[in-house]
RNA sequence: CACCGGGGAUGAUCUAUCGCGCUCCGAAGGGAGGGAGGAAAGUCCGGACAGCGUAGAGCGCCACACCAUCUAACGGAUGGGUCCGAAAGGAACAGCGAGUGUCACAGAAACGAUACCGCCACGCGGUGACGCGGGGUAAGGGUGAAAACGUGCGGUAAGAGCGCACGCGGCAGGCGGGCAACCGUCGGCCGGGAUAAACCUUGUGGGCUGAAAUGCCAUGUACACUCCAACGCCGGGCGACCGGCGGCCGGUUGCUCGCCGGUGGGCUUCGGCCCGUUGGAGGGGGUAGGCAGCUAGAGCCGGCGCAGCGAUGCCCGGCCCAGAUGAAUGAUAGAUGCCCUUGCGGGUAACAGAAUCCGGCUUACGGUCGACGGUGUCCU
RNA sequence: GGUUUCCUGGCCGAGUGGUUAGGCACAGCUCUGCAAAAGCUGCUACAGCGGUUCGAAUCCGCUGGAAACCU
Numbered sequence: 001c002a003c004c005g006g007g008g009a010u011g012a013u014c015u016a017u018c019g020c021g022c023u024c025c026g027a028a029g030g031g032a033g034g035g036a037g038g039a040a041a042g043u044c045c046g047g048a049c050a051g052c053g054u055a056g057a058g059c060g061c062c063a064c065a066c067c068a069u070c071u072a073a074c075g076g077a078u079g080g081g082u083c084c085g086a087a088a089g090g091a092a093c094a095g096c097g098a099g100u101g102u103c104a105c106a107g108a109a110a111c112g113a114u115a116c117c118g119c120c121a122c123g124c125g126g127u128g129a130c131g132c133g134g135g136g137u138a139a140g141g142g143u144g145a146a147a148a149c150g151u152g153c154g155g156u157a158a159g160a161g162c163g164c165a166c167g168c169g170g171c172a173g174g175c176g177g178g179c180a181a182c183c184g185u186c187g188g189c190c191g192g193g194a195u196a197a198a199c200c201u202u203g204u205g206g207g208c209u210g211a212a213a214u215g216c217c218a219u220g221u222a223c224a225c226u227c228c229a230a231c232g233c234c235g236g237g238c239g240a241c242c243g244g245c246g247g248c249c250g251g252u253u254g255c256u257c258g259c260c261g262g263u264g265g266g267c268u269u270c271g272g273c274c275c276g277u278u279g280g281a282g283g284g285g286g287u288a289g290g291c292a293g294c295u296a297g298a299g300c301c302g303g304c305g306c307a308g309c310g311a312u313g314c315c316c317g318g319c320c321c322a323g324a325u326g327a328a329u330g331a332u333a334g335a336u337g338c339c340c341u342u343g344c345g346g347g348u349a350a351c352a353g354a355a356u357c358c359g360g361c362u363u364a365c366g367g368u369c370g371a372c373g374g375u376g377u378c379c380u
Numbered sequence: 381g382g383u384u385u386c387c388u389g390g391c392c393g394a395g396u397g398g399u400u401a402g403g404c405a406c407a408g409c410u411c412u413g414c415a416a417a418a419g420c421u422g423c424u425a426c427a428g429c430g431g432u433u434c435g436a437a438u439c440c441g442c443u444g445g446a447a448a449c450c451u
Stems, first nucleotide, its partner, number of pairs: 001376005008369003012336007020035001022033004037351001041362002044360005049210004056257004061206005066080005081093001082091003094201002099199002101195003116141002118137003122133004149167006168191004173186005214292004225282006231246006247263006264275004299319005305314003337348004381450007390404003398434001406422005427443005
């Protein structure tokens, strides 16, 4: 320098006029102020806030998973460790030395299994090549994604961790370093797998529902209809009733326990029927307006502030910055900045657009800027 | 705005890790004088990308699309 790769930053500013819509001031004409994003997106995590009967225990269910730190919290971030990668960089990175399941096809055999070819001695037959038989073996070939630790030496009929040395891996331990994960080292024991983004085990966390939550005002309407459930015993009291035990129904997320609420009256041929109340479910009628929640907050900007490697925390100073629901946020002109171009001149693009708010993650993104890694070529 | 579910040929739809069933439709052949019916044969698929795994329609994540419910 060229090509390739994975990250990061930026996402213009000011003035004038007109337009849109909000708030405030004014009797009015009118005036003043402020008006989209780095992702406002996906709604994937975590919170704030609100309601559900303050929501308890166990099991279940869901999520996460090396260590330390940060944080309101997190599945996020920072730093470190281990592994992978040639490197920048990346990793759902606890456990399959708890149990269970699965491992198709091929292959002898896919889990305490087995022998197709081969190798080996023995017996029988044969002059021999060799054939047959019952055995041994798992070194070699072959199958497969995966085949009982690798290499060498010994050993053996042939072989095999069968023995030894070195190595690899695992387990618990000693010593040293580190807060820890972990690393180094020493000797000892052991030696076949894969899969937990399979069930599961261990540890940690989680009550449920989400601003169409929720509270209030106004308007309007039909507690008119269907279905389901609702009792016994004991004690006290003159009595209305009260207390206890059990049952039934309903609520509390799925189950159990616990807790809370309800369980009235009449008629009867004793089978049941009727009325009312409460709770639940279904279906129906009505309203289709407004206010609060709603934005001063884990807020924004600055200090080369202080502590820290860093995420981050603390201190000081300044600022107020959409809150609109059929939901505004645009256009033109000029200047500056930036980019392209020798110059005249030209461009200022992409992704996209608030809807209760905040912290993250992920995804989308034209041009430019700035580092980093790999390969190739040239020079020193 | 929020919550949840789903996506397999042209259509319906089975498949819970091991070659994507079946029916309708379509095309060709047989049968027929010609058609219909029947029989035989064929064609066209896991929404896209990435990961886990020996192996993914299936398990996990992201993206796209569709549907249902809540005032």
Model confidence (mean pLDDT): 75 of 100. This is a predicted complex of two RNAs, RNase P RNA and transfer RNA, with 451 nucleotides together. Rfam match: Bacterial RNase P class A.